Annotation:
Predicted 3D model of a 73-nucleotide RNA (transfer RNA) from a candidate division WWE3 bacterium. The coordinates come from a structure-prediction model, not an experiment, and the mean pLDDT is 82. It matches the Rfam family "tRNA". Rfam classes the family as a transfer RNA.
[in-house]
This record gives sequence, C1' cells and structure tokens, in this order.
RNA sequence: CGGGGUGUAGCUCAGUUAGUAGAGCGCUGGCAUCGGGAGCCAGAGGCCGCCGGGGCGGGACCGGCCACCCCGA
Repeated sequence: CGGGGUGUAGCUCAGUUAGUAGAGCGCUGGCAUCGGGAGCCAGAGGCCGCCGGGGCGGGACCGGCCACCCCGA
C1' cells in the first nucleotide's frame, strides 16, 4: 500500500425481509438464611465505533473515516 472480516449493555454475543434493540453472565433491591452462597422475584444499564447519503422510517442499505483481526505485497 491492496483485499477481506468484525465493531450492538460492564463482559460474551443475538437481532431474519428496514418498522423505534434482546439473551446469558455480571450489577442493584427484595424474598429466604443465624449470616453467606445457590435459588426465586423485581429493577437499573446501550440510541448500536464516528460523520454523511438515499428513504415515511436504519442496528441493518450506500459512501467516507477510525479501531482491531486475517491474507497478500
């Protein structure tokens, strides 16, 4: 320098054919316990890497950029 892949909650990842985002673990509160752990119930927490575009509507489509990984030179 060229090509490809990935980027979504604190972490690991889903999210179909565009219709306003979920799971597990973790965290907080409660129940229970002599007190913890496990278990059960409830809850908080992300506008989806950044900017722009088309579109009634974007996490998803298009363009540019950034970060990381792989391949090639």